[in-house]
RNA sequence: UUACCGAAAAGCCACUCCCUAAUCAGGGAACGGAAAGCCACGGGUCCUGUAAUUAACUCAGUGACAGCCGGGUUACCGAA
Numbered sequence: 001u002u003a004c005c006g007a008a009a010a011g012c013c014a015c016u017c018c019c020u021a022a023u024c025a026g027g028g029a030a031c032g033g034a035a036a037g038c039c040a041c042g043g044g045u046c047c048u049g050u051a052a053u054u055a056a057c058u059c060a061g062u063g064a065c066a067g068c069c070g071g072g073u074u075a076c077c078g079a080a
Stems, first nucleotide, its partner, number of pairs: 005078002012033002016029005031067001037073003041070003044065003047061003
C1' cells in the first nucleotide's frame, strides 16, 4: 500500500411517526444500515396493459423499487 474484516473516533444516510406546508420541500424524534453512495445487468416484488376470465396463470413495457437479493463500480477510518 492492497484485500479481508469491523474495535474505537469523526462524519454520512434516514424505515416510520409528528409538525409546518398542503405541489415541491423544511424541521424534530430515530427503526436501522459498513457502502442504506452510484448503476436497472440477472432474479424478485409492485404498477400498467395483454392472454385467460371470480381470482391466480401467459406475454409485453419506451414503467417503479438501489432501505428485497445477487452482480458491477467508487469511497471515510485503521484496533484485533